RNA sequence: ACAAAGAAAAGGCAAGACACGCGAAAACGUGUUACGCAAAACCACCGGUCUAAGGGUUUUACAUUGUGUAUUAUCUAUGACAGCGGAGUUACCAUG
Numbered sequence: 001a002c003a004a005a006g007a008a009a010a011g012g013c014a015a016g017a018c019a020c021g022c023g024a025a026a027a028c029g030u031g032u033u034a035c036g037c038a039a040a041a042c043c044a045c046c047g048g049u050c051u052a053a054g055g056g057u058u059u060u061a062c063a064u065u066g067u068g069u070a071u072u073a074u075c076u077a078u079g080a081c082a083g084c085g086g087a088g089u090u091a092c093c094a095u096g
Stems, first nucleotide, its partner, number of pairs: 002096002006093001012037002016033006035083001041089002045086003048081003054076004060070004
């Protein structure tokens, strides 16, 4: 340097739950715990998933006759997920 993916050692990460914080929500942060993980490290480029504040369309009611307010349904990422898959970047120990 490359390969493969793991028997050992040393360490690492942390789903879910609970508490607190944060956010419109999805989610996220911190602490405790530990389902799991050899890239469960980084990155929203592609596919996928979640959310829908704002915006569009729409139902109904009220006020007004310009429309506004509330409400119903639906669409939408500009918000997220890297522990859903792919692409890209980097990496510990042991082994060959």